The RNA shown here (c-di-AMP riboswitch aptamer (ydaO/yuaA leader)) has 167 nucleotides and comes from uncultured Pedosphaera sp. NCBI's taxonomy places the organism under Bacteria, Verrucomicrobiota, Pedosphaerales, Pedosphaeraceae, Pedosphaera. It matches the Rfam family "c-di-AMP riboswitch aptamer (ydaO/yuaA leader)". Gene Ontology terms of the family: regulation of gene expression and cyclic-di-AMP binding.
């Protein structure tokens, strides 16, 4: 330059929620190890309270009644503030109720997620629930609490990468 072989492989997702030591207790096994729950500590992530400066200061609605009007009485209803998360909101009809309102359901929607990573198109999902207890703006220093749970991986184009294999 050519030819022939080989390989073109791997990496989980969401969520702060995991890594590393130590103690018990259990299974498994000659043994050595190893597995799992559980408590303790460290680091590692992630809330939340907590000065100056700086900011910031409650009531609203139907219904009846009285009265020229403010505005009065009664009587129903909704609630002060705030924290976690992506889950701000808004429209519709339905049922209860004279009305404020209260129930649940259906649509759209801010915003979230999709398997190195980041971006672009296109596709599929979510858009909840909980907590505190009148009391907390931000906030150094200082206090303090959590580290659960659920799961199975859409695709293509661009640019970057780890790790392993070969040469």
């Nucleotide at each position: 330059a050519a030819g022939u072989c080989a390989a073109a492989g791997c990496a989980g997702c969401c969520u702060a929620a995991g890594c590393c030591g130590g103690g018990u207790u259990u299974c498994c096994u000659u043994c050595c190890u190893g597995a799992a729950a559980u408590c303790c500590g460290g680091c590692g992530c992630g809330g939340g309270g907590g000065a100056a400066c700086c900011a910031a200061a409650u009531u609203c609605c139907c219904c009846g009644g009285a009265g020229c009007a403010a505005u009065c009485c009664g009587g129903g209803g909704a609630u002060g503030g705030g924290g976690c998360g992506c889950a701000a909101g808004g429209u519709c009809a339905c049922g209860g109720g004279u009305a404020a309102c209260c129930g649940g359901g259906a649509c759209c929607g801010a915003g979230g997620u999709c398997a190195c990573u980041u971006u672009c198109a296109a596709g599929a999902c979510c858009g909840a629930g909980c907590c505190c207890g009148c009391c907390a703006g931000c906030u150094a220093a200082c206090c303090u609490c959590g580290u659960c749970g659920g799961c199975a991986u859409u695709u293509g184009g661009a640019a970057g990468g780890g790790c392993g294999a070969u040469c």